RNA sequence: GGGGCUGUAGCUCAGUUGGGAGAGCACCUCGUUCGCAACGAGGGGGUCGGGGGUUCGACUCCCCCCAGCUCCA
Numbered sequence: 001g002g003g004g005c006u007g008u009a010g011c012u013c014a015g016u017u018g019g020g021a022g023a024g025c026a027c028c029u030c031g032u033u034c035g036c037a038a039c040g041a042g043g044g045g046g047u048c049g050g051g052g053g054u055u056c057g058a059c060u061c062c063c064c065c066c067a068g069c070u071c072c073a
Stems, first nucleotide, its partner, number of pairs: 001072007010025004019056001027043005049065005
């Protein structure tokens, strides 16, 4: 320098026929208990890596850039 993959909640990740942003764990509150844990119920939390474009509408399609992993040179 070139190719491929990945980037979504605090963490691990799902979600791409373009239209609802989600799960588990963690966190907060309540219940159960003498108390803790476990369990049950409820709740908060997101510039979907950044910018631009296409579209009525973009996590999803196109372009550029950044970061990580990997292959080639």